[in-house]
RNA sequence: CGAGCAUUUUCUGGAGAGAGUAUAAGUAAUUAUACCGCCGAAGGGUUAACCAUCUCAGGCAAAGCGGACAGAAAGGUAUUU
Numbered sequence: 001c002g003a004g005c006a007u008u009u010u011c012u013g014g015a016g017a018g019a020g021u022a023u024a025a026g027u028a029a030u031u032a033u034a035c036c037g038c039c040g041a042a043g044g045g046u047u048a049a050c051c052a053u054c055u056c057a058g059g060c061a062a063a064g065c066g067g068a069c070a071g072a073a074a075g076g077u078a079u080u081u
Stems, first nucleotide, its partner, number of pairs: 003081001008074006018036001020035006037060003043056001044054003
């Protein structure tokens, strides 16, 4: 000096699981609580580690929000080559 790379920002894609039952409110859509049944892709725990496992939290019509992970662009230095 150059290249690559963690964290970061923007855009795009992005799954799974009951339109459950009961009560209350409401014209209704729906909301809240409780019970039962489920999901695993925010996070968290277990584990030497994990794409495994547990479901505390979260979630379970569509929509919306969230979403691991992947792609593109920008930026970038600790460390490494």